Predicted 3D model of a 104-nucleotide RNA (SAM riboswitch aptamer (S box leader)) from Pelosinus sp. Taxonomically the source falls in Pelosinus (Bacteria, Bacillota, Selenomonadales, Sporomusaceae). Its Rfam family is "SAM riboswitch aptamer (S box leader)". Rfam's curators write: The SAM riboswitch is found upstream of a number of genes which code for proteins involved in methionine or cysteine biosynthesis in Gram-positive bacteria.
RNA sequence: GACUCAUCAAGAGUUGGUGGAGGGAAUGGCCCGAUGAAACCGCGGCAACCAUUAGCAAAGGCUAAUAAGGUGCCAAUUCCUGCGGGUAAACCGCAAGAUGGGAG
Numbered sequence: 001g002a003c004u005c006a007u008c009a010a011g012a013g014u015u016g017g018u019g020g021a022g023g024g025a026a027u028g029g030c031c032c033g034a035u036g037a038a039a040c041c042g043c044g045g046c047a048a049c050c051a052u053u054a055g056c057a058a059a060g061g062c063u064a065a066u067a068a069g070g071u072g073c074c075a076a077u078u079c080c081u082g083c084g085g086g087u088a089a090a091c092c093g094c095a096a097g098a099u100g101g102g103a104g
Base pairs, nucleotide, nucleotide: 003102004101005100006099007098008097013043015042016041017040018039022032023031024030028080029079044074045073046072049070050069051066052065053064054063055062056061078096082094083093084092085091
């Protein structure tokens, strides 16, 4: 990389240093950026997937709490988008993507 399952309308940086023109996955759009992009280092924060604790359950599991540990995340709904349904919508299903768990 490919497979499987869950989640993705909430939340959290006007932060210090290095850096110096890009960035928001891809297409198109629309945005962000010299009042400093990406990236790296530090500090701060959010969340609760894994985790821990308690309760429940025959079991798969469910509920609640916690945040020390493993990830993740901290502009805009996954920023919007593609396909099908629908009069249409922040609608439903699928695809694509992201993150985590599993399996390998």